[in-house]
Overview:
Model confidence (mean pLDDT): 86 of 100. The part of an RNA shown here (small-subunit ribosomal RNA, 3' major domain) has 470 nucleotides and comes from an uncultured bacterium. It matches the Rfam family "Bacterial small subunit ribosomal RNA". Rfam links the family to the GO terms structural constituent of ribosome and ribosome.

Context: one part of a larger RNA
RNA sequence: UGACGGGGACCCGCACAAGCAGCGGAGCAUGUGGUUUAAUUCGACGCUACGCGAAAAACCUUACCAAGACUUGACAUCGUCUGUAAGCUCUGGAAACAGAGUCCCCUUAGCAAUAAGGCAGAUAGACAGGUGGUGCAUGGUUGUCGUCAGUUCGUGUCGUGAGAUGUUGGGUUAAGUCCCGCAACGAGCGCAACCCUUAUGUAAAGUUGCCAAUAUUAAGUUAGGAACUCUUUACAGACUGCCGUGGAUAACACGGAGGAAGGCGGGGAUGACGUCAAAUCAUCAUGCCCCUUACGUCUUGGGCUACACACGCGCUACAAUGGCUACUACAAAGAGAUGCGAAACCGCAAGGCGGAGCAAAUCUCAUAAAAGUAGUCUCAGUUCAGAUUGAGGGCUGCAACCCGCCCUCAUGAAGCCGGAGUUGCUAGUAAUCCCGAAUCAGCACGUCGGGGUGAAUGCGUUCCCGGGUC
Numbered sequence: 001u002g003a004c005g006g007g008g009a010c011c012c013g014c015a016c017a018a019g020c021a022g023c024g025g026a027g028c029a030u031g032u033g034g035u036u037u038a039a040u041u042c043g044a045c046g047c048u049a050c051g052c053g054a055a056a057a058a059c060c061u062u063a064c065c066a067a068g069a070c071u072u073g074a075c076a077u078c079g080u081c082u083g084u085a086a087g088c089u090c091u092g093g094a095a096a097c098a099g100a101g102u103c104c105c106c107u108u109a110g111c112a113a114u115a116a117g118g119c120a121g122a123u124a125g126a127c128a129g130g131u132g133g134u135g136c137a138u139g140g141u142u143g144u145c146g147u148c149a150g151u152u153c154g155u156g157u158c159g160u161g162a163g164a165u166g167u168u169g170g171g172u173u174a175a176g177u178c179c180c181g182c183a184a185c186g187a188g189c190g191c192a193a194c195c196c197u198u199a200u201g202u203a204a205a206g207u208u209g210c211c212a213a214u215a216u217u218a219a220g221u222u223a224g225g226a227a228c229u230c231u232u233u234a235c236a237g238a239c240u241g242c243c244g245u246g247g248a249u250a251a252c253a254c255g256g257a258g259g260a261a262g263g264c265g266g267g268g269a270u271g272a273c274g275u276c277a278a279a280u281c282a283u284c285a286u287g288c289c290c291c292u293u294a295c296g297u298c299u300u301g302g303g304c305u306a307c308a309c310a311c312g313c314g315c316u317a318c319a320a321u322g323g324c325u326a327c328u329a330c331a332a333a334g335a336g337a338u339g340c341g342a343a344a345c346c347g348c349a350a351g352g353c354g355g356a357g358c359a360a361a362u363c364u365c366a367u368a369a370a371a372g373u374a375g376u377c378u379c380a381g382u383u384c385a386g387a388u389u390g391a392g393g394g395c396u397g398c399a400a401c402c403c404g405c406c407c408u409c410a411u412g413a414a415g416c417c418g419g420a421g422u423u424g425c426u427a428g429u430a431a432u433c434c435c436g437a438a439u440c441a442g443c444a445c446g447u448c449g450g451g452g453u454g455a456a457u458g459c460g461u462u463c464c465c466g467g468g469u470c
Stems, first nucleotide, its partner, number of pairs: 008470006015461002019425005026316003030312004034307002042053002064302007073127001077126002079123005087102006105118005129291002132289003138285002140280003143276001145274001150189006156165003169180003195268004200236007210225002214223002239262001242256005318418001322377006334365003339358002345352002384415001389410007431453007
């Protein structure tokens, strides 16, 4: 100077408390450990690994295993030679591949020979190649403390010096935010603001969007309109600006007015100096080491999906604030050409057929669901719950056996609210209900977005956890 203390003082945070909904018990889904295996590829391991890398493992992916093959190689550059090679057909084969047949290069310049270039093959070696090792050799990127309020420098001053001061103190703030004081005076990186979005208005623009008046229609359908909604752009608006009280006449705090919004309005992006030899050599790059007829490359099949068990994130339930049946409202945000695919028709349904329209404020995906109205069930392992299994079908795709998703009929398991313990959340939040997208041939209970309905509690800081200052 720091760090630490079951030392002290002060302050903050869903940290506790007050509440609401969960997890921990059940079934399933998914990740991990362990075990098993020819292989169950590799990485991630307290918080900060475990629905994580993986925004899609049937083949491919794929790195693993078995078998069959190749050796200048699947890929790049360079020399020489050739004009073939590829493709197609046949044979062998699981395929890769091997053999036979067929075919007999292209462009430019030139009459041509030929030259240059492209493509392909043969051949020689220089070399290629490695998801092999080391994240404790590294770059880059990332997590975390933490969106916590800190971390430093110049000059000056003090101290023999390490260092101190500034940055401490009195107030205040979300904040080293600001005010006052002070041997300090200033400054940098952080804070805040500038950026995006949302909440209000004005102006401009009205098509594909809108419809008040007029006419019209099954329908904003058409004529028409530019008011309204909405969309896009540009402005305005919020600054403790105004009033009162407190305060030190300050910073600021509390109350009020006006206002769509009030004291950082809500949300996001943004992450200081540094910490953890934190993570990643398997995104990529890269030093060194290692392999080079193999630790490289190709192919088929298998595996990553195993299963006594243990743990984590979830989904569905255990029912009457409910289940089922019928009828009937109201969204937002997105995606679409190898695409989204309407109407009509067929099928109980998954789906099929069909092909209108649409590179989309025009068309399509596309019915939002919970809610509402009516009926039924009457507390039961049930008209709860839906696992599991049998049968029949549908779709994608060379191919659903290992190992996909969906539909119908039948079957109808555990489960009657969950021990110790533990998680999230302070408002349009929790809870609950659907919708969309990325990935994607197909496959979503995951992830990322969107809207609908919409609470309870917060005395307070003694205690637990984490953090800041002295």